This is a predicted structure of a 76-nucleotide RNA (transfer RNA) from candidate division WWE3 bacterium RBG_16_52_45.
The coordinates come from a structure-prediction model, not an experiment, and the mean pLDDT is 80.
It matches the Rfam family "tRNA".
RNA sequence: GGGCUCGUAGCUCAACGGUUAGAGCACCAAGCUUAUACCUUGGGGGUUCUUGGUUCGAAUCCAAGCGAGCCCACCA
Numbered sequence: 001g002g003g004c005u006c007g008u009a010g011c012u013c014a015a016c017g018g019u020u021a022g023a024g025c026a027c028c029a030a031g032c033u034u035a036u037a038c039c040u041u042g043g044g045g046g047u048u049c050u051u052g053g054u055u056c057g058a059a060u061c062c063a064a065g066c067g068a069g070c071c072c073a074c075c076a
Base pairs, nucleotide, nucleotide: 001072002071003070004069005068006067007066010025011024012023013022018056027043028042029041030040031039049065050064051063052062053061
């Protein structure tokens, strides 16, 4: 430098272009316990990487940028 895949909660991931963007783990509180853990119940946490475009409507489609991974090429 070229190609491909990807970017959503602290982490791992869902979500047909249309209801209020959800689940597990983690975190917080209460219950339980002598206490901790386990377990049960409840709760908080998101401008869906950025900007622009298409659309009545975009996490989802398109473009550019940024970042990550893989493969190839090149240089030393």